[in-house]
Molecule: Glycine riboswitch aptamer
Organism: soil metagenome
RNA sequence: CCGUGGGAGAGCGCCGCCUGGGGAGUAGAGGCGGCCGCCGAAGGUGAAAAGUCCGGGGCCCGGCGACAGUCGGAGCGGAUCGAAUCUCUCAGGCAAAAGGACCGCGG
Numbered sequence: 001c002c003g004u005g006g007g008a009g010a011g012c013g014c015c016g017c018c019u020g021g022g023g024a025g026u027a028g029a030g031g032c033g034g035c036c037g038c039c040g041a042a043g044g045u046g047a048a049a050a051g052u053c054c055g056g057g058g059c060c061c062g063g064c065g066a067c068a069g070u071c072g073g074a075g076c077g078g079a080u081c082g083a084a085u086c087u088c089u090c091a092g093g094c095a096a097a098a099g100g101a102c103c104g105c106g107g
Stems, first nucleotide, its partner, number of pairs: 001107006011036001013035007037094003043090001044088001046086001051080005059075001060073005
C1' cells in the first nucleotide's frame, strides 16, 4: 500500500424553496438555503517534559594556578524543537446507507 472482517458518538430537529412522467392535489423520497441544539474516531489546529542553542552581575560545584585569574558544569533567563485516543470544534458528522481513528487476518 491492497484485499477482507470488526468499528463509537451526537436532533429520522424546525422553516422556506425546487424536483420527471397528460393535468391537479396530497404524501413520501431527494436537492438547495436559513435557524438553533449537539458529536469527535476522515483531515486539520494547539503545545508538555526531556533535548539543543544563546546569554548571564553575583552565588554553588569541579579542573589548572603561589596569587590575580581562567576553563567547564548545574541551578536562572530567553529562543528553538516537540506527541497523543489530550485540546479546538475549522472541516466533517448527528435514522439507514456512506464515511470512520484504531484493531484482527491475508498478501